Predicted 3D model of a 350-nucleotide part of an RNA (small-subunit ribosomal RNA, central domain) from an uncultured bacterium. It matches the Rfam family "Bacterial small subunit ribosomal RNA". The RNAcentral record of the full RNA draws on ENA and SILVA. The coordinates come from a structure-prediction model, not an experiment, and the mean pLDDT is 89.

Context: one part of a larger RNA
RNA sequence: CUGGGCGUAAAGGGUACGUAGGCGGCAUCAUAAGUCGUGCGUGAAAGGCAGGGGCUCAACCUCUGGAGUGCGCGUGAUACUGUGAUACUGGAGUAAUGGAGGGGGAACCGGAAUUCUUGGUGUAGCAGUGAAAUGCGUAGAUAUCAAGAAGAAGACUCGUGGCGAAGGCGGGUUCCUGGACAUUUACUGACGCUGAGGUACGAAGGCCAGGGUAGCGAAAGGGAUUAGAUACCCCUGUAGUCCUGGCAGUAAACGGUGCACGUUUGGUGUGCGGAGAUUCGACCCUCUGCGUGCCGGAGUUAACACGUUAAACGUGCCGCCUGGGGAGUACGUACGCAAGUAUGAAACUC
Repeated sequence: CUGGGCGUAAAGGGUACGUAGGCGGCAUCAUAAGUCGUGCGUGAAAGGCAGGGGCUCAACCUCUGGAGUGCGCGUGAUACUGUGAUACUGGAGUAAUGGAGGGGGAACCGGAAUUCUUGGUGUAGCAGUGAAAUGCGUAGAUAUCAAGAAGAAGACUCGUGGCGAAGGCGGGUUCCUGGACAUUUACUGACGCUGAGGUACGAAGGCCAGGGUAGCGAAAGGGAUUAGAUACCCCUGUAGUCCUGGCAGUAAACGGUGCACGUUUGGUGUGCGGAGAUUCGACCCUCUGCGUGCCGGAGUUAACACGUUAAACGUGCCGCCUGGGGAGUACGUACGCAAGUAUGAAACUC
């Protein structure tokens, strides 16, 4: 010396499932691999260390001792770890009961609005802006009434409300389907946690093929503004936005906070359950489980703040960081139709 960290300073993988691996509840017995004691052997010499000796001293040389963290064999111990056997129920799961939910997929249906078409009424404007103009309109617009067509989105309810692993999910009905939660403690009996690789999912935008296209709208065109205006504003408007099948695999994919388990004062909302008390029955009320918020104690923190939904106190496993720039670049490799994505430096410089 045997490291310190990751909310905001560099640093949590976008998310899940899961392989290897790592880690793993309670009891008894066995074993003795790890572990510990002890004995023997070995651990070359030189060197190093300690104590002597020889060159006048020293360096140097030399003798003796000890050491040599290790390895092997024998023998003993059995708390812990491992292994084998048996057993347990607290972890985990199954079952039964039954309520919540924009969880997912498919099909069908409805209304408001918008645009367009046709017809009626009707006449000179409409639209737009800071002001205008481009634009639309006497070939009859805007407005208004009726009928029809199309596509997209789901007003109000809507809520630091719900569901989902994350991305995300909001009109209605039906069908198919995943998960969570509570109660009962009936069953299984450690079946668990994490998870390198791997696999799957993964907003928007993008790509390929085929459809669709009302509104909006990159690009593009025009009108303004301006010194200029490749913009902001206005009029048009193609990809796209939508659907089906495939690809891509990235985001401030954020709680900027990995997952799991245990422990540790409280207050107050809210969502979904259970029990009790009361009641004719309920509501209110009390207790309790799971979520979701706010405030705050101890403690933590550089501070801000976090604070039983921890950033507190601990354990297990994974990922990641190690000064700024160069740079998420170059090169190589893998994947991709491409765009690009993943992995990922150095010189140089401060």